Overview: Predicted 3D model of a 76-nucleotide RNA (transfer RNA) from an uncultured Frankineae bacterium. It matches the Rfam family "tRNA". By type it is a transfer RNA. Its mean pLDDT, the model's own confidence on a scale to 100, is 82.

RNA sequence: GGACCCAUGGCUCAGUUGGUAGAGCAGCGCCCUUACAAGGCGAAGGUCGGCAGUUCGAGUCUGUCUGGGUCCACCU
Numbered sequence: 001g002g003a004c005c006c007a008u009g010g011c012u013c014a015g016u017u018g019g020u021a022g023a024g025c026a027g028c029g030c031c032c033u034u035a036c037a038a039g040g041c042g043a044a045g046g047u048c049g050g051c052a053g054u055u056c057g058a059g060u061c062u063g064u065c066u067g068g069g070u071c072c073a074c075c076u
Base pairs, nucleotide, nucleotide: 001072002071003070004069005068006067007066010025011024012023013022019056028042029041030040031039049065050064051063052062053061
């Protein structure tokens, strides 16, 4: 320098053919218990790595940049 993959709540991951984002765990509140754990119930928490473009509408499609990973090439 080139090719490909990944980036979504604190963590691990879903998200169909573009139609307005969900689960588990963790944390918080309540119930249960003498108490703790386990268990049950509930609420909260993310505009999807950044910036543009396409579209009535983008997590999803396109371009570019950033970060991470794999491979190839160059470098004696």